[in-house]
RNA sequence: GACGAACGCUGGCGGCGUGCCUAACACAUGCAAGUCGAGCGAUGAAACCUUAACAGACUCCUUCGGGAUGAAGAUUAGGUGGAUUAGCGGCGGACGGGUGAGUAACACGUGAGUAACCUGCCUUUGACACAGGGAUAGCCAUGGGAAACCGUGAUUAAUACCAGAUGAAAUCUAAACUACACAUGUAGCAAAGAUCAAAGCGACCAAGCGGUCAAAGAUGGACUCGCGCCUGAUUAGCUAGUUGGUGAGAUAAAAGCUCACCAAGGCAACGAUCAGUAGCCGGCCUGAGAGGGUGACCGGCCACAUUGGAACUGAGACACGGUCCAAACUCCUACGGGAGGCAGCAGUGGGGAAUAUUGCACAAUGGGGGGGAACCCUGAUGCGGCGACGCCGCGUGAGCGAAGAAGGGAUUCGUUUCGUAAAGCUCUGUCCUAUGGGAAGAUAAUGACGGUACCAUAGAAGAAAGCCCCGGCUAACUACGUGCCAGCAGCCGCGGUAAUACGUAGGGGGCGAGCGUUGUCCGGAAUCACUGGGCGUAAAGGGUUCGCAGGCGGAUAAACAAGUCAAGAGUAAAAGGCAUGGGCUUAACCCAUGUAAGCUAUUGAAACUGUCUAUCUUGAGAUGUGGAGAGGUAAGUGGAAUUACUAGUGUAGCGGUGAAAUGCGUAGAUAUUAGUAGGAAUACCAGUAGCGAAGGCGACUUACUGGACACAAACUGACGCUGAGGAACGAAAGCGUGGGUAGCAAACAGGAUUAGAUACCCUGGUAGUCCACGCUGUAAACGAUGAGUGCUAGGUGUCGGCAAAAGUCGGUGCCGCAGUAAACGCAAUAAGCACUCCGCCUGGGGAGUACGUGCGCAAGCAUGAAACUCAAAGGAAUUGACGGGGACCCGCACAAGCAGCGGAGCAUGUGGUUUAAUUCGAAGCAACGCGAAGAACCUUACCAGGGCUUGACAUAUAGGUGAAAAACUUAGAGAUAAGUAAUACCCUUCGGGGACAGCUAUACAGGUGGUGCAUGGUUGUCGUCAGCUCGUGUCGUGAGAUGUUGGGUUAAGUCCCGCAACGAGCGCAACCCUUACCUUUAGUUACCAGCAAGUAAAGUUGGGGACUCUAGAGGGACUGCCGAUGAUAAAUCGGAGGAAGGUGGGGAUGACGUCAAAUCAUCAUGCCCUAUAUGCCCUGGGCAACACACGUGCUACAAUGGUCGGAACAAAGGGAAGCGAAGUCGUGAGGCGAAGCAAAGCCCAUAAAACCGAUCUCAGUUCGGAUUGUUCUCUGCAACUCGAGAACAUGAAGUCGGAGUUGCUAGUAAUCGCAGAUCAGAAUGCUGCGGUGAAUGCGUUCCCGGGUCUUGUACACACCGCCCGUCACACCAUGGGAGUUAUCAAUACCCGAAGCCUGUGAGCUAACAAUAAGAAGCAGCAGUCGAAGGUAGGGGGAAUGACUGGGGUGAAGUCGUAACAAGGUAGCCGUAUCGGAAGG
Repeated sequence: GACGAACGCUGGCGGCGUGCCUAACACAUGCAAGUCGAGCGAUGAAACCUUAACAGACUCCUUCGGGAUGAAGAUUAGGUGGAUUAGCGGCGGACGGGUGAGUAACACGUGAGUAACCUGCCUUUGACACAGGGAUAGCCAUGGGAAACCGUGAUUAAUACCAGAUGAAAUCUAAACUACACAUGUAGCAAAGAUCAAAGCGACCAAGCGGUCAAAGAUGGACUCGCGCCUGAUUAGCUAGUUGGUGAGAUAAAAGCUCACCAAGGCAACGAUCAGUAGCCGGCCUGAGAGGGUGACCGGCCACAUUGGAACUGAGACACGGUCCAAACUCCUACGGGAGGCAGCAGUGGGGAAUAUUGCACAAUGGGGGGGAACCCUGAUGCGGCGACGCCGCGUGAGCGAAGAAGGGAUUCGUUUCGUAAAGCUCUGUCCUAUGGGAAGAUAAUGACGGUACCAUAGAAGAAAGCCCCGGCUAACUACGUGCCAGCAGCCGCGGUAAUACGUAGGGGGCGAGCGUUGUCCGGAAUCACUGGGCGUAAAGGGUUCGCAGGCGGAUAAACAAGUCAAGAGUAAAAGGCAUGGGCUUAACCCAUGUAAGCUAUUGAAACUGUCUAUCUUGAGAUGUGGAGAGGUAAGUGGAAUUACUAGUGUAGCGGUGAAAUGCGUAGAUAUUAGUAGGAAUACCAGUAGCGAAGGCGACUUACUGGACACAAACUGACGCUGAGGAACGAAAGCGUGGGUAGCAAACAGGAUUAGAUACCCUGGUAGUCCACGCUGUAAACGAUGAGUGCUAGGUGUCGGCAAAAGUCGGUGCCGCAGUAAACGCAAUAAGCACUCCGCCUGGGGAGUACGUGCGCAAGCAUGAAACUCAAAGGAAUUGACGGGGACCCGCACAAGCAGCGGAGCAUGUGGUUUAAUUCGAAGCAACGCGAAGAACCUUACCAGGGCUUGACAUAUAGGUGAAAAACUUAGAGAUAAGUAAUACCCUUCGGGGACAGCUAUACAGGUGGUGCAUGGUUGUCGUCAGCUCGUGUCGUGAGAUGUUGGGUUAAGUCCCGCAACGAGCGCAACCCUUACCUUUAGUUACCAGCAAGUAAAGUUGGGGACUCUAGAGGGACUGCCGAUGAUAAAUCGGAGGAAGGUGGGGAUGACGUCAAAUCAUCAUGCCCUAUAUGCCCUGGGCAACACACGUGCUACAAUGGUCGGAACAAAGGGAAGCGAAGUCGUGAGGCGAAGCAAAGCCCAUAAAACCGAUCUCAGUUCGGAUUGUUCUCUGCAACUCGAGAACAUGAAGUCGGAGUUGCUAGUAAUCGCAGAUCAGAAUGCUGCGGUGAAUGCGUUCCCGGGUCUUGUACACACCGCCCGUCACACCAUGGGAGUUAUCAAUACCCGAAGCCUGUGAGCUAACAAUAAGAAGCAGCAGUCGAAGGUAGGGGGAAUGACUGGGGUGAAGUCGUAACAAGGUAGCCGUAUCGGAAGG
């Protein structure tokens, strides 16, 4: 894009089309094929006339009683008349209409042929119609039957039937002649003989309608042939009337169409046969085209008419609305027997996702049938009805209209959006309604449609919008609900609490009387590639060669004309398509004109292909000469080595491994010497060297033998290339038979390793490996690259030949240009440019499996699917990450050292356990003396109990009150409750208002409740590691690369050099603080050299500004200088000077990022939850529990020490709810006391280790101090749970710490004390401070972490990755399977209906003949054939089947870890064998 569509939601009008795709399932009812009286007999309606008997209107007369006349009407009989039509007869029921079951076929399409044919009605022409006969329907009578229907008797007609006459141009017999042709032949002329015809009707006549024979035409049909016409080879052979001939029969006609006889043919790889599927075509849909799909409607052909068979009649049928038979089904029945065929139009049931009215009319179609005609019939046809089923057209209003209404939605609460949209005002009238008129279609009459189309007038915006979508593709976004649920989904995918993807709403987008969905087809898809693809690595080159068929093929010349090209001709139905024009208001729709490949025949051209003829030498072959070679086969020969055996020497081990053990050895091994035997393989030479088609080939000699190459040019003359099938060869393993067996070595055994080890390693060891003959026929049989030919820059090795050289020919390698390629790469040995031929591919898995077939002794090989399942599988390259890959470098990483931890006791944190609660968080490094710089109450978040509910805290509104708080008393555990007393500001119009306080009500407060995986902020970590990026340029299709790599160097991506890069940024470094030296300035509270005063002593005082110190400003260090090394660089090493030397020491400073790292309990914050509680207040308890485990510390285990005594030297801090001196009391903690100090001033405050001296003498001690007891001190409302301290007493473990593990490179470790924060009190922790003050560093092999480059990768959530197989469970499809069931097509046989044909025909018979006989025919019977049916054996496909095999898919199942990195034994291929499994 399309549709004969269906489904969902919705639905105003009209026009034109279209409507059982399924059950060729079954059908009630009505209709769809009749007509002709101008063929015939029969019948004899209406109407008219007459007759008879009724009847009695109207009129007239009347004495009103009646009388006369006698119409219409009905009846009887007759006549005229000729309606009707059952039957006979004629024509038509073979057309029209339906359907697509069958059919793979001359069925269809196209083009030819019939010299092998037929043709009613119609047209033209010629001729003719004489004279007779016998019947039979109907009707009548009668019989049978339920019916359908049938029998018998009598009688009758014809355009029914029949004999005779006539009759040629027909048919048969047929000579001769002429013309033609295409093999038989055909046409014409044609003597003679034979055979064969008729019908009348039209009242009479005529017109007219018919009849017979013949010849033509037209129309319609029949048969034959070329070409075209689906799939399967897992269908390869088929065929006996089969193929042909002769003869006969049959037919309209050729022909095995049928039969008899004869021959043995015919078809098939260019696909026979078989199986499956299917009506074919014009066309229709799609497509740029080529193609692909399809065959509804309309048109042509075919086939069929319940299923199967058969013929009859006829011009035509083997017949949809005819006949006979068989079968199934349905119906009627009196049970004896009958009837039926909607795939005609309507309609019904059924099936189905699904498809309409039991309508009107013959008015039109010079439609169809009959008829002379009128006319009749016509579900053909024309119309109407139903269905948005399709196409087309129109509408559902138009203009103005901002208070941007109300309302809905969103919101940052400001606003914004629906939105000029609505309302409102002014208009219009498609459509609609009402009324009126009213066609064309008809050419005289005739109109179903139809009072329709159309026109006029009036009315009224009145009755008329939905569907789908809004994550990307793909136009269109927000809110709420939901919470991997419910659901969506075409593909990717969305949903696990902030969903533009689900559902709803608002808004938006698209189309619009429709819109979506589903199904199918084409396109996109160059994704089967003719146009127009590929095969080194993505799927794909056959293992190799030879070679039949086939395909393709060198040069020159001539001929032919099959291919090819050209011209005009025939055909190519119509419709359709396209173009132009026209008709319906337009369009759809309809009409007119023009227009095409293909096929056929004719004529022409001759370049190319082809065929044929003649020639050529360059392709190919052949000849001569020569050299090279692990080419092949066979026979023989050699040496080295292994092993075994024999003998000698010799003694205790050997062997083997990562380490061992099994094994061998005192019965003498290994080692060594000599000899013997046997088998297998051939060191060095040896080389990206050689040979061969490939597999493959390696000692030497001989014999036989294949091929290639070079040189030479006398020979042949295209002999060539490829090659489906086919044939031969074909590693290893394997198989068969027979040999052989030294070494090696599947299986197997043992030893190890291991969690296990059916392995890797070791010790043994059998098939096998070897030989001969045969089989197998596969390999990662690889260059993953088919064979052949030609062409297309170079450079450089090597082998063989020729050549003086240059060079050249043939092989074999590397580099490289053009070109090519997805890239990698290939590149004269192409994967380049071309040609020829073959093989192969078309997503992954299932699967090289199953079934079938062929081959094989077997193993197996070859050929080779489907169901089902997935959205990938795969290639090349890129960036990372990773490796039990490589190279380089760094780090207290190792090493070298020192001190520890791990053992003990205690402190502290954590886990666990316990508990009413033991609040919460932190979890490898990077949680665990962490949040916590300090839990008795408080803190406090936890638990128990007691209380409150606008609340402990904030804001606002309304109402009412006037105080509220603090203080005191009582009750209570307290919160709280009750009471006592007491207190007020500003303004005022004196009513009140404001402020404040509490009460009530409403909004709301509150939450250490959840989510750190919604977040901000902050932090940890890699890591103070040296990295992380950008702009421009360049390279690459691209991801990306380059820069940033390389050579040096550094602590450093630090610097230098080089370089398609040149620059830049964040990091590094420096700038900052501190410390080490100096100068200068300043000199109090600090200092005191000199001067003076002064003390018991003392910077105590005057004073000083020198020193120390304080704190401001400066200086100083920069590889600056020298030497060496280096590349003359960067830099490194050494030296000088210097307080300090190569970043001087220390600190602060933390790139891009990683870890969904930590924190919602610091704080902030979205969403959720809670609202008489998860909020708030209070008392008490808990966070402090204790079998245990771990981390971090303290104290120790002692003599480098403890105790006692004496007596030195700091720094940095803190202090007002504070530090607190002196003095004094206490053994002491501490008490009393109060000076001084908001501090270089006073206080905390004696620093300790060290040093001097004494003592202890190696012990559980004069070490060690836990634990416990008693008595106290301090803080505090309060030390019971649960503080710190003092004194006395007590005196535990512990004697240096297993595996393992931590810190530290110099003022460091170790050791010693001091201070501070927090804090009422409560440090062994933390943060700072100084004192004393080491040892070691060879070095980078190893462990850990990190950086750079490189390599491999099947990883990218990135190795804590990926991933394989068995087993167990569930589901799905499938193979095998004893079988079972129905079915299909053939075959053989049996039975054999109807019927045609043949034979017979003793029975029967109107026409002829009748004198008899007969002719001719019929019944009957028999036979051949023959449908359905039956029997039998096999064959095909289908369904099903206990059980069984593998396969696929599934959530976190089990066992191992085979593969990906050197995947921890490199992996893989073929084969054999073994094993739970991967596998070995």
Molecule: small-subunit ribosomal RNA
Organism: uncultured bacterium